This is a predicted structure of a 75-nucleotide RNA (transfer RNA) from an Actinomycetota bacterium.
Lineage of the source: Bacteria > Bacillati > Actinomycetota.
RNA sequence: CGGGUUGUGGCGCAGGGGUAGCGCGCUGCGUUCGGGACGCAGAGGCCGCGGGUUCAAAUCCCGCCAACCCGACCA
Numbered sequence: 001c002g003g004g005u006u007g008u009g010g011c012g013c014a015g016g017g018g019u020a021g022c023g024c025g026c027u028g029c030g031u032u033c034g035g036g037a038c039g040c041a042g043a044g045g046c047c048g049c050g051g052g053u054u055c056a057a058a059u060c061c062c063g064c065c066a067a068c069c070c071g072a073c074c075a
Base pairs, nucleotide, nucleotide: 001071002070003069004068005067006066007065010024011023012022013021018055026042027041028040029039030038031037048064049063050062051061052060
C1' cells in the first nucleotide's frame, strides 16, 4: 500500500428499511435467620465517526477511524 472480516447497554451476542432486543451482570422488592438460589419489577445503548439516499437508516451508498486476518513492498 491492496483485499477481507468485525465495530450494537458493563460483558458476550442477535437484529440487514418501520424507530433496538436476548443471555449474564446491575438496582429495588418478595420467599430465606443469613449467603446462595428462585420469583416480580426496573434502570442502562439514539448502533465506531462524518456525509448521502429515503416519508422513515443499526440496516442501503460514499468517505474516514480502530482491531484482527491474508497478500504485496522496504529492511